The RNA shown here (Glycine riboswitch aptamer) has 91 nucleotides and comes from Mesorhizobium sp. L-8-10. Rfam family: Glycine riboswitch aptamer. The literature on the family includes a 2004 paper in Science by Mandal et al., "A glycine-dependent riboswitch that uses cooperative binding to control gene expression". Gene Ontology term of the family: glycine biosynthetic process. Model confidence (mean pLDDT): 81 of 100. The sequence is in RNAcentral, with records from Rfam.
RNA sequence: GAGGCUGCAUGGGAGAGAUCGGCCGCAGAUGGCCGGCGCCGACGGAGCAACCCCCCAGGAAACUCUCAGGCAAAGAAGACCAUGCAGUUGA
Numbered sequence: 001g002a003g004g005c006u007g008c009a010u011g012g013g014a015g016a017g018a019u020c021g022g023c024c025g026c027a028g029a030u031g032g033c034c035g036g037c038g039c040c041g042a043c044g045g046a047g048c049a050a051c052c053c054c055c056c057a058g059g060a061a062a063c064u065c066u067c068a069g070g071c072a073a074a075g076a077a078g079a080c081c082a083u084g085c086a087g088u089u090g091a
Base pairs, nucleotide, nucleotide: 003089004088005087006086007085008084009083010082011081012080017037019036020035021034022033023032024031038071039070040069044067045065046064047063051059052058
């Protein structure tokens, strides 16, 4: 002491029915629960694979599948990106 890795904080952050029916609640809406059909993919999970490694065996995506999750706004979650701080490694 460039850069890398991990954690924390802050900011940004997409997609998809304000769907249908029933029940509860309400003056009425917003809302909640259950069931049906239709959807989403950037938390999680699973699968295949370029590739890595290779004796065996393994690792591996933002691809694929949607089990869970999510589908007006709001809110929550949110891969990833940026900045800062701390630790670690170190050209």